[in-house]
């Protein structure tokens, strides 16, 4: 927005008349048309409405057809017309015109009126209708019921004040019209009313209610289905007809739209019912009967009903039902998992045995209907057949929240309600196997309420979490002392009335059951009446004093407002003394000063602010307010009686006062001091710091109204342990300056109570009452648009979109702090010696390269892995081989009883091809039994120094050898925790003493181990002449173990002792003895953790990955490179030194593929040869600095690098690329910037020895002795550490967090020249139909006439009223909008560092 069909018709017993039928007497059907009655019901929708519309309960001035077993009269006499039909016309067509004529329950007049209506109370008006089968059906007139409407009232029914004023028919009266009826309903004409903060008007949304629905209830959200009411029927307006209508399938008139049209006209309304299009996420058959139930017409028969009953389509809902039941272990196969064993799927299948509702098949077959009619329907039921047959999905499985592996991917692809999962072992993705849930449904979406005490009536808050106006005064309102009387409005008690039905709930019934339905019943928590009580509140009389106010006398006090004065200070000015500086700062500099500064002395001039007294001391309502005097004033207080009699407390609007900055006019300006200027500073410094300085700071007047305007605590009242202090008063007592009491302020601590805590605590944040403000995650934002106020600046009131998943409070525990206090330690000072320059060696970065294998990275990586890269090592590069394999288990199947040497040739070798010789395995049950070796060939597997130390063990470094770090019980705390571990002293130490709501207790700390250093003691293959003896004169030898020595056992040292301090402790000075004295030296020893710290390349070992190569063999090469930077060393720069000769004095170790004396040989390095030794016995082995001489301050007799050259040694092999020796050669360096390292005694320093490793290569690394100092005043700085306290926005813990600009993207939003469109309104214009009022111009049947006319009537013109439209202004919503203002988000940008710590300038709030 609609095509089609259908959804209201019916009556012939109201009437003529056309046409059929007939059985022709008569009748019976139809049409159209008059007429009656109904189309106002029933059926749909929710546009409009914020309203007497609805709900509830009253009300008076009303009508009411058709009903009525309640009643009364009446139904008498006439008359004029029309449609139908016929005739003539107009039009396409809807329709229409004329003319003649008919009928009636149509219309008209008379008559007639008990009751009716009006009335001036005399009187006056006003009905009917017949039909007919003689039964009744009608029709007028009242009356009364009953039904159904109309109309008032109370009283309840969204949201917005960023809508506060609205109102001229508005509000009240008088007349008059008008209705069915009350009324400004409507009109004139008088008054000036009405309404509004208890929300008027305006916006916006919205049918209303029983009820759903959700909740433990209040309460919340809703308004489908049914049920009552309202509205509205294309949009707008009107009226007619009717009992009812301003009328869904009527009528006019205007608009939009859609059709038909011979362009002249016409026509229509699904928001009945079906069904079309179109729109959507998205919602059915153009079905079937009037069988039942009801309407309608009719006497009836029946008609006529998409109301309604029924089928149909939808798992859309609610209910029942099924998709099978038993048995059945070899726990089957297959699947998945896996520790490889097994588990699970699982009695689950299979298999055996039943059974047969649904659904199929046949067959019978109701009720609904009372005599007749059944759409549904051969349906519902009921029998009988066949066979487990035909019948299982969906979400889930990380926590919430019932379920758990594996494989795939690898911050990807996904998930995801929230918290979150995913970056190579994902229970969170996806797949699989399992397993939970529910099940003909599951499971997302929206959506409502629950939970949420998270708008809190029941039932919450406002010191720090949001939340107390900046103070006060007050009109309105709320709230209000004690006693008594009336009244009864709220309250309570009964009672009546009503609160439709259905629903929800109870209790019986019916469909086999439920779901539904039926009956009864309670409920409906309101709302109205009437009676009755009088305690409370409320009204009202009467009184009373405890609240409140006034009076009298006293008292403090920076209250206020004015005027007036004082003194010390700064600055300046004039003068003197007086000389070179002053001043400033962290250091300095602008600055001032020789034209005389600072300083100093006198005199003057200005303005401003008032030391000490000064006090958690006073005063004010809050801001606030401090030298002294006067005037003028408000408040407060304290005693005493006395008056008033509740007068009182709170406060929205309101209205005053408000610090500081800031405006406006006119004054004034000393000091100070935004802005601006300089100087520092500093990467920069628009800053902090200095040196100047304008507004302004001050006074009058006039404004602004805001602060971290804070006690972050509105005002008032009344209770509720106390202790101690201050002020102002008062009042007893007496000891005269105290002491007790008591009222009014101000303050600490503290019970009870209260609070999250923290804290509050008679000046409450206890306990209660009144009454006001406010608050409902952060973030946009106290922002935007609007109103109000202001000169401005801004202020007040005050949002949204959008974003986020927290922001936030307390208080706990570490961490951290350019906080604080205590203590330590080569930390630092105090000393020594050194690195950082030099050459060199050696790691390392970088570079390079076919490789230069890999790993360590601040301290805690770099002479580290590596206790020793020429080949091996080696892992690295290029080449050449091999594939069950260089190794190892194990299977098939051969062969051998076995190992091991050698030849040829071919290559770089690996390997390939050949040859020879040597021996003839072991055990024993004596079996070719067991073990062993080779070789093919299959398969399993073998191998990886290949990734992943952020998957692991293990070991390792690190803070730290620091003095910590924890557990039981107990106690406190709601808790996280705390306490014990804090405190006083003390120590090297959480060492120990004392104390204490703790008491104990482990794990570090110490001890107990091992070294040295003194002493014994048993044993002596070194040691000794110490004793004795021989002697080559060497402890050689005999012979002893005394001493040294070795190893073993043992003692010692324990603040024991003696003074002193200290708490009559712990300790701690000092002393004595002693070989060591207060831990005697020194090593082993490293709590609980911290770095995802180191290593998967010592091992080991999950997961990935390569298996003819990422694995194996094998020669070469590289790991050794070099513009360069870095680290750890060594030698030196020389005289505390170099060379030469010559000569003493260790300690620990190694030593047979070895250490090697002794002898010879070469200038040396090394050769030859070789006793001894498997070691307290040989040997390495010469220790070196020391001491003697020399050189005499040079780049030298220092340094020794680098070159050349000639040999040695080791190896298979010294080019790349070893090490060492002789002769030349003779470089850098003359003590080393900034920085930086080690060390407190047998230490540094300086001197040599020695082993590991290893064929050979040592300036490294590990040990060993030799000689052998200096300093420590002391903890203020540095770095690290350990305890306690303090802030803290950090917890990945300061290498932590965090803030703005800019510049990118992207969002949504504010302004905007303006343009677009709702809606609304104010004047004018225009004025359709259509009532209503005027006129008499035309027309005209009934009555009436005096036959002309009259009354009445139609049309017609006229007027106001009016819908549509039309100009023109306003108000308001919304939509675009160049271009603009800030705001949110976004993984890495850019600038700086503003805040969190004393955040490095405390920070913060208001203005400039």
């Nucleotide at each position: 927005a609609c095509a089609u069909g259908c959804a209201a018709g019916u009556c012939g017993a109201g009437c003529g008349c056309g046409c059929c039928c007939u059985u022709u007497c008569g009748g019976g059907g139809u049409g159209a048309g008059c007429g009656g009655c109904g189309g106002a019901c029933g059926g749909g929708u929710g546009a409009g409405u914020a309203a007497c519309g609805c709900g509830u309960g009253g009300g008076a001035a009303u009508a009411u057809g058709c009903c009525c077993c309640u009643u009364c009269a009446c139904u008498a006499a006439g008359g004029a017309a029309u449609a139908g039909c016929c005739u003539c016309g107009g039009g396409a067509a809807a329709c229409u015109g004329a003319g003649a004529g008919u009928a009636a329950u149509a219309c008209c007049u008379u008559a007639u009126a008990c009751g009716c209506c009006c009335u001036u109370u005399g009187g006056g008006g006003g009905a009917a209708a017949g039909a007919u089968u003689u039964a009744u059906c009608g029709c007028u007139a009242a009356a009364a019921g009953a039904u159904u409407g109309g109309c008032c009232c109370g009283c309840g029914c969204u949201a917005g004040a960023u809508u506060a004023g609205c109102u001229a028919g508005u509000u009240g009266g008088u007349a008059a019209g008008g209705u069915a009826a009350a009324a400004g309903c409507u009109u004139a004409c008088c008054a000036a009313g009405g309404c509004u903060a208890c929300g008027a008007u305006c916006u916006a949304u919205a049918u209303c209610u029983g009820g759903u629905u959700u909740g433990a209830g209040a309460g919340g959200a809703u308004g489908a289905u049914c049920a009552g009411a309202c509205a509205c029927a294309c949009u707008g307006g009107g009226a007619c007809u009717g009992a009812g209508a301003c009328a869904c399938g009527g009528c006019c008139c205007a608009g939009a739209c859609u059709c038909c049209u011979a362009c002249g006209g016409g026509a229509g309304g699904c928001a009945g019912c079906a069904g079309u299009g179109g729109g959507g996420a998205a919602u059915a058959u153009u079905g079937g009967a009037c069988a039942a139930u009801g309407g309608g017409c009719g006497c009836a028969a029946g008609c006529c009903u998409g109301a309604u009953c029924c089928a149909g389509c939808g798992a859309u809902g609610c209910c029942g039902c099924g998709u099978g039941a038993g048995u059945g272990a070899u726990g089957a196969a297959g699947g998945c998992c896996u520790u490889a064993g097994g588990g699970u799927u699982g009695u689950a299948a299979a298999a055996c045995u039943c059974u047969u509702u649904c659904a199929g098949a046949u067959g019978g077959g109701a009720a609904g209907a009372u005599a007749a009619u059944g759409a549904c329907u051969g349906u519902a039921c009921c029998a009988u057949c066949a066979g487990a047959a035909g019948a299982a999905g969906c979400c889930c499985c990380g926590g919430c929240u019932a379920a758990c592996u594996c494989c795939g991917u690898g911050c990807c692809a996904g998930c995801a309600g929230c918290c979150g999962c995913g970056g190579u072992a994902a229970u969170a993705c996806g797949g699989a196997g399992g397993g939970g849930g529910c099940u003909a449904g599951c499971a997302u979406u929206g959506u409502u309420c629950g939970g949420a005490a998270u708008u809190a009536c029941u039932g919450g808050g406002c010191g720090u979490a949001a939340a107390g106006c900046g103070u006060a005064c007050g009109c309105a309102g709320g709230c209000g002392g004690c006693u008594u009387g009336g009244a009864a409005a709220g309250u309570u008690g009964g009672a009546g009335g009503u609160g439709a039905a259905a629903u929800c709930c109870c209790a019986g019934g019916g469909c086999u059951c439920a779901a539904c339905c039926c009956u009864g019943g309670a409920a409906c928590u309101g709302c109205c009446u009437c009676c009755a009580a009088a305690a409370c509140u409320c009204c009202u009389g009467a009184g009373c004093u405890a609240g409140a106010a006034u009076a009298u006398c006293a008292g403090a006090g920076a209250g206020g407002u004015g005027a007036g004065u004082a003194g010390a200070a700064u600055u300046c000015c004039u003068a003197g003394u007086g000389u070179a500086g002053a001043g400033g700062u962290g250091a300095a500099a602008u600055u001032c000063g020789u034209a005389g500064a600072u300083a100093u002395u006198a005199g003057g001039a200005a303005g401003a602010a008032u030391a000490c007294c000064a006090g958690u001391g006073g005063c004010g309502a809050a801001g606030g307010c401090g030298g002294c005097u006067c005037a003028c004033u408000g408040g407060c207080u304290g005693a005493u009686u006395a008056u008033u009699g509740a007068c009182g407390c709170u406060g929205a609007g309101g209205u005053a006062c408000g610090a500081a900055a800031g405006c406006g006019u006119g004054g004034g300006g000393a000091g100070c001091g935004a802005a601006c200027a300089g100087g520092a500073u500093u990467a920069g410094a628009u800053a902090c710091c200095c040196u100047g300085g304008u507004a302004g700071u001050c006074c009058a007047c006039a404004c602004c109204g805001u602060a971290a305007a804070c006690g972050a605590u509105g005002a008032a009242u009344g209770c509720c342990a106390g202790u101690c202090g201050u002020c102002a008063g008062c009042a007893a007592g007496c000891a005269u300056g105290c002491u007790u009491g008591u009222u009014g302020g101000u303050g600490a601590c503290a019970g009870a109570c209260c609070u999250a805590a923290c804290g509050g605590a008679u000046u409450a944040a206890g306990c209660a009452u009144u009454c006001c403000g406010c608050c409902u995650g952060g973030g946009g934002a106290g922002u935007a648009c609007g109103g109000u106020c202001g000169c401005a600046a801004g202020a007040u009131u005050a949002a949204a979109a959008c974003u986020c998943a927290a922001a936030g409070g307390a208080a706990u525990u570490g961490a951290c702090g350019g906080g604080g206090g205590c203590c330590c330690g080569c930390a630092c000072a105090a000393g020594c010696g050194g690195u950082g320059g030099a050459g060199c060696a050696u790691g390392u970065g970088g570079u390079u390269u076919a490789a230069u294998u890999c790993g360590a990275a601040g301290c805690a990586a770099c002479g580290c892995g590596c206790a020793g890269a020429a080949c091996c090592u080696u892992a690295c590069c290029a080449a050449c081989c091999c594939u069950u394999g260089a190794c190892a288990u194990a299977c098939u199947u051969g062969u051998c009883g076995u190992c091991g040497a050698u030849c040829c040739u071919a290559g770089a070798g690996a390997u390939a091809c050949u040859u020879u010789c040597u021996u003839u395995c072991a055990g024993c049950u004596a079996g070719g039994c067991u073990g062993g070796a080779c070789g093919c060939c299959c398969c399993a597997c073998a191998g990886g120094u290949g990734c992943u130390g952020c998957a692991u063990g293990g070991c390792u470094g690190u803070c730290g050898u620091c003095a910590g770090c924890u557990c039981g019980u107990g106690u406190c705390g709601u808790g996280a925790g705390a306490u014990u571990u804090u405190g006083g002293g003390u120590u090297a130490a959480g060492u120990g003493c004392c104390g204490c709501a703790a008491c104990g207790a482990g794990c570090g700390c110490a001890a107990c181990c091992c070294u040295c250093a003194u002493c014994u003691u048993g044993a002596g293959u070194u040691g000794c002449c110490a004793u004795c003896a021989g002697g080559u004169c060497g402890g050689c030898u005999g012979g002893g173990c005394a001493c040294u020595c070795u190893a073993g056992g043992g003692a010692a040292a324990c603040u024991g002792c003696c003074u002193g301090g200290g708490a009559u402790g712990a300790c701690c000075a000092g002393g004595a003895g002693g070989a060591a004295g207060g831990c005697g030296a020194g090593g082993a020893u490293g709590a609980c953790g911290u770095c995802a710290a180191g290593u998967c390349c010592u091992c080991a070992u999950g997961g990935c990955c390569c298996u003819u190569a990422c694995g194996c063999c094998c020669a070469g090469g590289g790991c050794u490179a070099c513009a360069c930077a870095c680290g750890u060393g060594c030698u030196a720069c020389a005289a505390u030194g170099g060379c030469c000769g010559g000569u003493a004095c260790a300690a620990a170790g190694a030593g047979c593929a070895g250490c090697a004396a002794u002898a010879g040989g070469c200038c040396a390095a090394c050769c030859u040869g070789g006793a001894g030794c498997a070691a307290a016995u040989c040997c390495u082995a010469a220790a070196a600095a020391g001491g003697c001489g020399u050189c005499u301050c040079a780049g030298u007799u220092c340094g020794g690098a680098u070159u050349g050259u000639u040999c040695u040694c080791u190896g298979c092999a010294a080019c790349u690329c070893g090490a060492g020796a002789g002769c030349a050669u003779g470089a850098a360096g003359u003590u080393g910037g900034a920085a930086u390292c080690g060390c407190u005694a047998g230490u540094a320093a300086u001197c040599g020895u020695a082993g590991a490793u290893c064929a050979g290569c040592a300036u490294g690394c590990u040990a060993c002795g030799g000689u052998g100092a200096a300093u420590a005043c002391g903890u203020u700085c540095u770095c690290g550490g350990g305890c306690c306290u303090u802030g803290u926005a950090c917890a990945c813990a300061c290498c932590g967090c965090c803030c703005g600009u800019c510049a990118c993207a992207c969002c949504a939003u504010g302004g905007g020249a303006g343009u677009u469109g709702g809606u609304u309104u104010u004047a004018c214009c225009c004025g359709a139909a259509g009532a209503c009022g005027g006129u008499a111009u035309c027309c005209u049947a009934a009555c009436c006439u005096u036959u002309u006319g009259g009354a009445g009537g139609g049309a017609g013109c006229c007027g106001g009223c009016c819908a549509c439209g039309g100009u023109a202004g306003g108000g308001u919503c919304a939509g675009c909008g160049a271009c603009u203002g800030g705001g949110g988000u976004g993984a890495a940008g850019u600038c700086a560092u503003a805040a969190c710590a004393a955040g490095g300038u405390a920070g913060c709030c208001g203005u400039a």